[in-house]
Context: one part of a larger RNA
Molecule: large-subunit ribosomal RNA, domain I
Organism: Candidatus Paracaedibacter symbiosus
């Protein structure tokens, strides 16, 4: 030095576990905000930090209801207190609610600076933004007036995950290049609304038979069409389903708001059955023996696997006030005259599955411009016949879309390099001027019983005894693979 066996270190794979995730289902809720939101800053404890809660009345205050023995949130102990004169805790309703933030007195480099007015004089309380609407007052050039200005009252503003409607609107890409075309009316931007939105009661379809608002799903059908007839795009009638609902234009009506009366449901919570013994073991729920309950053998916990130990579970019960809902009633407000600069036409565009085409139909920038039910629109150029409907006013539930959020539940979903980026003080630490990027990190034990005391040591490092424990090679930790680094023994050189 090599090989083999044994024994350690290092390391953190594997196994087991789950506080966390993921995907759904069924219900609920679908908004919050000038009565100051969402989101923050700073405070607040016996208290140095972080999280949570709260706001100078600051881990809290008040009232009512529930509940019945412990409690003063977590890391996480310590101190001090509270509590059967009913605490902590739970529900409902209130009070307080610094500063910033739409932020609204003015300013501002957010959480800061500086004002005025009124009233109080315990030093504070209230008000003072802008826009819109209404009323009143005032009031120029300019006589009447109008513009403007002021005051009062009411409203708005901002935030929020997707879904929805409207206004704008790409390119990469595909066409094996590329220009019409496609991607796509997508992404993105803007405005607006609701719990849904939109659409909606035929100037609709159909085809000589008839149907009878709208929306959504399945088929019709990748059909008919459209298309540098390329790439591609792509209906409708009709049928089968889901759901069904029709109303209004001057009135005995609809809708909105407010008041009054009546009324169901609903919280915390309560009741809730039945098991003992023996041996093993650190521990019994496993084993043996003998019992019992079940409208409860869903699930979880308890020192190993528990229907009968605990929490629950089936089932039953359950209440004040307030708010909201629904019904009835009263009062007030509001609504529209059967739809003319409309239909239609020319020119230019756009939408229709339909790229100007034979191009109907719908919208309209521009120029024209009817009829009036003895009338008018449509039936894919256009004409006739026939059929069908009545535009240019308004409202309308359900079926449909979505899930920031709440409750209950499910999983041939994950199990710590997985599953959310995040099971842990995670959108944290850290990086970046910034927009933004963005981790790692779970497991002692049944119980801390977390190692008193002694020794070595410079030592609060580390170790050896002692002690606890079933186990300490469970000691700041489950198991503890391999790479890698040692030691012992044997053999070979």
């Nucleotide at each position: 030095g090599g090989c083999a066996u044994c024994u350690g270190g290092u390391g953190g794979a594997u196994g087991c576990c789950u506080u966390g995730g993921c995907a759904c289902u069924a219900a609920g809720a679908g908004g919050c905000g000038a009565u100051g939101a969402a989101g923050g800053a700073c405070g607040u404890g016996u208290a140095a930090g972080a999280c949570u809660g709260c706001g100078a009345a600051a881990a809290g205050u008040u009232a009512c209801g529930g509940g019945g023995a412990g409690g003063c949130g977590u890391c996480a102990a310590u101190a001090u207190c509270c509590a059967u004169u009913g605490a902590u805790c739970c529900g409902u309703a209130a009070a307080u609610a610094u500063c910033c933030g739409a932020a609204u007195g003015a300013g501002g480099a957010a959480a800061c600076u500086c004002a005025c007015c009124a009233c109080a004089a315990g030093u504070g309380u209230g008000g003072u933004a802008u826009c819109c609407u209404a009323a009143c007052a005032u009031g120029a050039a300019u006589a009447c007036a109008u513009a403007g200005u002021g005051u009062u009252a009411g409203g708005a503003g901002g935030c929020g995950a997707a879904c929805c409607c409207g206004g704008g609107g790409a390119a990469c890409u595909g066409a094996a290049a590329c220009a019409u075309c496609u991607a796509a009316g997508u992404a993105c931007c803007c405005g607006g609304a609701g719990g849904a939105a939109a659409a909606g009661a035929a100037a609709u379809c159909a085809a000589c038979c008839g149907a009878g608002a709208c929306u959504c799903c399945g088929a019709a059908a990748g059909u008919a069409g459209u298309g540098g007839c390329g790439a591609g795009c792509g209906a409708a009638a009709u049928c089968g389903g889901a759901c069904c609902a029709g109303g209004c234009c001057a009135g005995u009506g609809g809708c909105c708001u407010a008041g009054c009366u009546g009324u169901a449901a609903a919280a915390a919570c309560g009741a809730a059955a039945a098991a003992g013994a023996g041996a093993u073991g650190g521990a019994a729920a496993g084993c043996u023996c003998u019992a019992c309950g079940a409208c409860a053998c869903a699930g979880g916990g308890u020192g190993a696997u528990a229907g009968u130990c605990c929490c629950g579970u089936a089932u039953c019960g359950g209440u004040a006030a307030a708010a909201a809902g629904c019904a009835g009633u009263u009062a007030g407000g509001u609504c529209c005259u059967u739809g003319a600069g409309u239909a239609a036409g020319g020119c230019g565009g756009g939408a229709c599955a339909c790229g100007u085409g034979a191009a109907a139909u719908c919208c309209u920038g521009u120029c024209u411009g009817a009829a009036c039910a003895u009338g008018g629109g449509g039936g894919g150029a256009c004409c006739a016949u026939c059929c069908u409907c009545c535009a240019a006013g308004c409202c309308u539930a359900a079926g449909u879309a979505c899930u920031c959020c709440u409750u209950a539940g499910u999983g041939a979903c994950c199990g710590a390099u997985a599953g959310u980026g995040a099971a842990c003080a995670a959108g944290u630490a850290c990086c970046g001027u910034g927009a933004g990027g963005g981790a790692a990190a779970g497991g002692u034990g049944a119980a801390a019983a977390g190692a008193a005391c002694c020794c070595c040591g410079a030592g609060u490092a580390g170790g050896g005894g002692a002690g606890u424990g079933a186990a300490a090679u469970a000691g700041a930790c489950c198991u503890g693979a391999a790479a890698c680094c040692g030691g012992a023994u044997g053999c070979c050189u």